[in-house]
C1' cells in the first nucleotide's frame, strides 16, 4: 500500500427474502435461610461504531470514514 471478516445492552453473542431490537451471565428489587450461597420470581439497561443516500420502512441494502482482527506484499 492492497484484499477479506467484524463493530448491536457492563459482558458473550442472537436476530434474512428490509416489517415492533432479544437471549444467557451479570446488576437491583423479591420469596427462602440464623446469616451467606445456590434455586425461584420479579425489575431496569439499547441514539445497533459515525455520517450521508435507497425506501412508506434500514441492525439488515449503498456509499464515505473510524477502530479491531486477519492475510498478500
Nucleotide at each position: 500500500g492492497c484484499c477479506g471478516a467484524c463493530g448491536u445492552a457492563g459482558c458473550u453473542c442472537a436476530a434474512u427474502u428490509g416489517g415492533c431490537a432479544g437471549a444467557g451471565c451479570a446488576a437491583c428489587g423479591g420469596u427462602u435461610u440464623u446469616g451467606u450461597a445456590a434455586a425461584c420470581c420479579g425489575u431496569a439497561g439499547g441514539u445497533u461504531c459515525a455520517g450521508g443516500g435507497u425506501u412508506c420502512g434500514a441492525u439488515u441494502c449503498c456509499c464515505u470514514g473510524c477502530g479491531u482482527c486477519g492475510g498478500c506484499u
Transfer RNA from a Chloroflexaceae bacterium, 73 nucleotides, folded computationally. Rfam family: tRNA. Its mean pLDDT, the model's own confidence on a scale to 100, is 81. The organism belongs to Chloroflexaceae, within Bacteria.